Context: one part of a larger RNA
RNA sequence: CUCUAGGUGAGGGAAAUCGGCAAAUUAGCCCCGUAACUUCGGAAGAAGGGGUGCCUGCAGCUUUGGCCUCUUGGCUGGAACCGCAGGUCGCAGUGACAAGGGGGUCCCGACUGUUUAAUAAAAACACAGGAAGACGCAAGCCCGAAAGGGUGUGAACGGCUUCUGAAUCCUGGCCAGUGGCAGGAUCUGAAACUCCGUUUCAACGGGGACAAGGACUGCUAAACGCCGGGAGUAACUCUAACUCUCUCAAGGUAGCCAAAUGCCUUGUCAGGUAAGUUCUGACGUGCAUGAAUGGAUUAACGAGGGCCCCACUGUCCCCAUCUGGAACCCG
Numbered sequence: 001c002u003c004u005a006g007g008u009g010a011g012g013g014a015a016a017u018c019g020g021c022a023a024a025u026u027a028g029c030c031c032c033g034u035a036a037c038u039u040c041g042g043a044a045g046a047a048g049g050g051g052u053g054c055c056u057g058c059a060g061c062u063u064u065g066g067c068c069u070c071u072u073g074g075c076u077g078g079a080a081c082c083g084c085a086g087g088u089c090g091c092a093g094u095g096a097c098a099a100g101g102g103g104g105u106c107c108c109g110a111c112u113g114u115u116u117a118a119u120a121a122a123a124a125c126a127c128a129g130g131a132a133g134a135c136g137c138a139a140g141c142c143c144g145a146a147a148g149g150g151u152g153u154g155a156a157c158g159g160c161u162u163c164u165g166a167a168u169c170c171u172g173g174c175c176a177g178u179g180g181c182a183g184g185a186u187c188u189g190a191a192a193c194u195c196c197g198u199u200u201c202a203a204c205g206g207g208g209a210c211a212a213g214g215a216c217u218g219c220u221a222a223a224c225g226c227c228g229g230g231a232g233u234a235a236c237u238c239u240a241a242c243u244c245u246c247u248c249a250a251g252g253u254a255g256c257c258a259a260a261u262g263c264c265u266u267g268u269c270a271g272g273u274a275a276g277u278u279c280u281g282a283c284g285u286g287c288a289u290g291a292a293u294g295g296a297u298u299a300a301c302g303a304g305g306g307c308c309c310c311a312c313u314g315u316c317c318c319c320a321u322c323u324g325g326a327a328c329c330c331g
Base pairs, nucleotide, nucleotide: 002326003325004324005323006322007321008320009319011317012316015315020312028052029051030050031049032048037042039166053088054087055086056085057084058083060081062079063078064077065076066075067074068073089093101310102309103308104307105306106305107304108302109301113125114124129164130163131162132161133160135158140151141150142149143148168296169295170294172227173226174225177224178223179220180219181218182217183216186215187214188213193208194207195206196205197204228246229245230244231243232242255289256286267283268282269281270280271279
């Protein structure tokens, strides 16, 4: 010098870095005080401020003695606790140990919970709640070749399957395609069956009747899914409530947005900064948003993700020094 575990640091205070990672700050208890928002429970230990040792005195209360009166009780001594006042020491009184940094805003998920034993704890899974479907029990669904078994010591306020995922406000249009359910006049529809033919039997050939299914008809989207294009038009311009046209099963409604979804894109405007590809608020012909593949909003919650502010700091400017250990060097 290096590695490792720690301590301290002038001035500055995140300039370091993908990122305040790490460290520092805060910290216990008592008192005061406490915002937006809110599902009225919370938010909340919000934030913020004061106190805290020891000695003495006094008051209160509890307890334990003594004396008096004996009806509650009165007087007096000690101890613990607590309160007030005065004093006293230190840089510092929860003096060590122990012991929340705080606030604002947006995204996602309501929440507590669960998970990749040994790189992922999450926005993934689950959840209460919502919806749909099959099912009346010798059921439906599942396991099994079957017998039989599970749900089920259950019986629709039930168990099973599937989607969604608290609450609140809502959940638009389309059944043409694919699927599901239902229908039944007609058509189609295999073998077996039946009739006929082949000199008999069989093979073979031809005809008839006929199941499911299909064609056909209808219903069904909280079933799988899907939800247009081109022109013209208002007395500045722009735009187009309006009109025309092609076309579809129907042409994206309410909402929401450069969003965890926007290619162009660091979109444009505004805010914050001296300076902001991130962030926040708006805008919207949205490459390619959108309603239980749920849409929007949302208090509380989160070792979730982004941004900002205060405090704090050796992260840094810029390193210095101390302690223990390892290695190294010398004897």